[in-house]
RNA sequence: GAAUAUGUUUGGCAAAACCGUCGAAAGACGGCGACGCAAAGCUAUAGGGCCCCAAGUUGGGCAGCCAGUUGCAACG
Numbered sequence: 001g002a003a004u005a006u007g008u009u010u011g012g013c014a015a016a017a018c019c020g021u022c023g024a025a026a027g028a029c030g031g032c033g034a035c036g037c038a039a040a041g042c043u044a045u046a047g048g049g050c051c052c053c054a055a056g057u058u059g060g061g062c063a064g065c066c067a068g069u070u071g072c073a074a075c076g
Stems, first nucleotide, its partner, number of pairs: 006076004012037002018031005035064001041069003047066002049062004053056001
């Protein structure tokens, strides 16, 4: 000096419940709030899976289910 594992810390995100708005619903957004998260960043016809009903010829939704892809500070 490099790689791997691990610990601590800074910073980041924000489940449920409740309130408001939108929506037929699933659900989304904002507020409040932290259950958790090292990718809880991004990707939703064109991978799988799941949810909704007004059942379509591109119907609507979920990335905090798997997956794909990019990426992560300091010190010990």

c-di-GMP-I riboswitch aptamer, 76 nucleotides, folded computationally.
Its mean pLDDT, the model's own confidence on a scale to 100, is 79.